[in-house]
This is a predicted structure of an 83-nucleotide RNA (c-di-GMP-I riboswitch aptamer) from a Syntrophomonadaceae bacterium.
RNA sequence: ACGAUAAAGGCAAACCUGCCGAAAGACAGGGGCGCAAAACCGCGGGCCUAAAGUGUAACUGCUAAGGCAGCCGGGUUGCCGAA
Repeated sequence: ACGAUAAAGGCAAACCUGCCGAAAGACAGGGGCGCAAAACCGCGGGCCUAAAGUGUAACUGCUAAGGCAGCCGGGUUGCCGAA
């Protein structure tokens, strides 16, 4: 560098329950779609939400100090081993 129908283990989508949150979403238990970095870091892009702020006569809006690492790059670390 690569990734088997190998070995030993690991993680855990949807959904359900509880719980935190304005929401997105997180966390815990169940569950198991998948995953060789589905381990860690919001650094670049992207996406989600819009409480506060802003705007409106009002509504629709705008906005991340909130999120997503299982969207794509990048960085850091790491188990096993055939071709």

The model forms 90% of the base pairs in the Rfam consensus. The sequence is in RNAcentral, with records from Rfam. Model confidence (mean pLDDT): 91 of 100.